This is a predicted structure of a 349-nucleotide part of an RNA (small-subunit ribosomal RNA, central domain) from a metagenome. The RNAcentral record of the full RNA draws on SILVA. Rfam family: Bacterial small subunit ribosomal RNA.

[in-house]
Context: one part of a larger RNA
RNA sequence: CUGGGCGUAAAGAGGGCGCGGGCGGUUUUGCAAGUCGGAUGUGAAAUCUCUCCACUUAAUGGGGAGUCUUCGUUUGAUACUACAAGACUUGAGGGCAGCAGAGGGAAGUGGAACUCCAGGUGUAGCGGUGAAAUGCGUAGAUAUCUGGAAGAACACCAGUGGCGAAAGCGACUUCCUGGGCUGUUCCUGACGCUGAGGUCCGAAAGUGUGGGGAGCAAAGCGGAUUAGAUACCCGCGUAGUCCACACUAUAAACGGUGAACACUAGGUAUGGGGGGUAUCGACCCUCUCCGUGCCGCAGCUACGCUUUAAGUGUUCCGCCUGGGGACUACGGCCGCAAGGCUAAAACUC
Numbered sequence: 001c002u003g004g005g006c007g008u009a010a011a012g013a014g015g016g017c018g019c020g021g022g023c024g025g026u027u028u029u030g031c032a033a034g035u036c037g038g039a040u041g042u043g044a045a046a047u048c049u050c051u052c053c054a055c056u057u058a059a060u061g062g063g064g065a066g067u068c069u070u071c072g073u074u075u076g077a078u079a080c081u082a083c084a085a086g087a088c089u090u091g092a093g094g095g096c097a098g099c100a101g102a103g104g105g106a107a108g109u110g111g112a113a114c115u116c117c118a119g120g121u122g123u124a125g126c127g128g129u130g131a132a133a134u135g136c137g138u139a140g141a142u143a144u145c146u147g148g149a150a151g152a153a154c155a156c157c158a159g160u161g162g163c164g165a166a167a168g169c170g171a172c173u174u175c176c177u178g179g180g181c182u183g184u185u186c187c188u189g190a191c192g193c194u195g196a197g198g199u200c201c202g203a204a205a206g207u208g209u210g211g212g213g214a215g216c217a218a219a220g221c222g223g224a225u226u227a228g229a230u231a232c233c234c235g236c237g238u239a240g241u242c243c244a245c246a247c248u249a250u251a252a253a254c255g256g257u258g259a260a261c262a263c264u265a266g267g268u269a270u271g272g273g274g275g276g277u278a279u280c281g282a283c284c285c286u287c288u289c290c291g292u293g294c295c296g297c298a299g300c301u302a303c304g305c306u307u308u309a310a311g312u313g314u315u316c317c318g319c320c321u322g323g324g325g326a327c328u329a330c331g332g333c334c335g336c337a338a339g340g341c342u343a344a345a346a347c348u349c
Base pairs, nucleotide, nucleotide: 003321004320005319006318007303008302012317014201015200016199017198021194022193023192025088026087027086028085029084030083033081034080035077036076037075038074039073040072041071048066049065050064051063052062053061054060091191092188093187094186095184096183097182098181099180103177104176105175106174107173108172109171110154115149116148117147118146119145120144121143125136126135162169163168206247207246208245209244210243211242215241216240220236221235222234223233258316259315260314261313262312263311266295267294268293269292270291271290272289273288274287275286276285299305300304322349323348324347331342332341333340334339
């Protein structure tokens, strides 16, 4: 390479949108490019296979046949694919009527708690730990009451509950705004799937400029512990954590499981709809669609997965190919930097 694979052995890109490309529903007619057949030309000889002959035999030599995967020309076939024209409604999208939701953005508001400030009461301790000490406190702390300030986060509700493509989203109100589900089958009529490049989003930490700073807290300082203790424990404490704008582009970015479609026993729980039954109405019972879990047959399988597949198939993309060296070097691209992306070899086992 051909292959074989990608939940845990190496391997699914963190996620979306999407140009090119690849692939693509039912049906009619045409065409004949792919596809299949006939004829003909070509495919040198030697070689190779079969067979016959010569040389006493073999080696060797000679004759005949086959083969030479091909390509050209010509003439046909039309199932499938392509192409052209037309039709269809199941895929896809839209309309109408409803529904649920921490989906996103902006503005405003609220209560509890912590801290700080002012005042009142009050007096010797408070705090902290395994035990202590550093620390705070007679310049009146801790405790308690009243008032005020500021920042950050939203207890209960809360749920293997909901929403979102992922990252993620949780007090309340208003405004702007995206998506989903159900019912109807009214409209369009294949408008679809995937997606190299590309582009956008992307936790935390980090960076730039300007704000903000209550609590917490890398670094730092001190107290302990210890043989030491650049730690674990304690007291302080700066970046940061928060906001605006601009960067960064990485995570065990995990379901360690790419996306889409179809098919393949069930049971049970739960979230959101709809239909039937029942009823004055609701509950109940039952059917169905979408989601989230658990158990489980067949199948796959080491564990386990099991209609939310890791089962059975199709399409498209990404990725893997012994361990270390190496999420590295060099080069290139990107970044203010930190660094990111791409990515070897020598050598070694």